[in-house]
RNA sequence: GAUUCAUCCAGAGCGGUGGAGGGACAGGCCCUGCGAAACCGCGGCAACCUUUGCGAAAGUGAAACGGUGCCAACUCCUGCAGGAAAUCCUGGAAGAUGGUC
Numbered sequence: 001g002a003u004u005c006a007u008c009c010a011g012a013g014c015g016g017u018g019g020a021g022g023g024a025c026a027g028g029c030c031c032u033g034c035g036a037a038a039c040c041g042c043g044g045c046a047a048c049c050u051u052u053g054c055g056a057a058a059g060u061g062a063a064a065c066g067g068u069g070c071c072a073a074c075u076c077c078u079g080c081a082g083g084a085a086a087u088c089c090u091g092g093a094a095g096a097u098g099g100u101c
Base pairs, nucleotide, nucleotide: 004099005098006097007096008095013042014041015040016039017038021031022030023029025079026078027077028076043071044070045069048067049066050063051062052061053060054059075094080091081090082089083088084087
């Protein structure tokens, strides 16, 4: 990078280096010199892989050494389609993460 499946209204931050950006994209709206990105250390969350109890299976409970992931805002909101007055609801697209080839 490609295929396919599952999940995305929960949860969890301090310190050091660094020095102006960041929240995928676009529009918005936010965060940020009371210190952005990135890197490092330590800590934490979660439970996809993993281990394991029950079960014929579907499923359901437990654990957290290891492989990932994550730790502002629902994936920050919207984007396309449908429904209804505003504002919402449902589905999709796109994206992210994991498993699979």

Model confidence (mean pLDDT): 85 of 100. SAM riboswitch aptamer (S box leader) from a Thermovirgaceae bacterium, 101 nucleotides, folded computationally.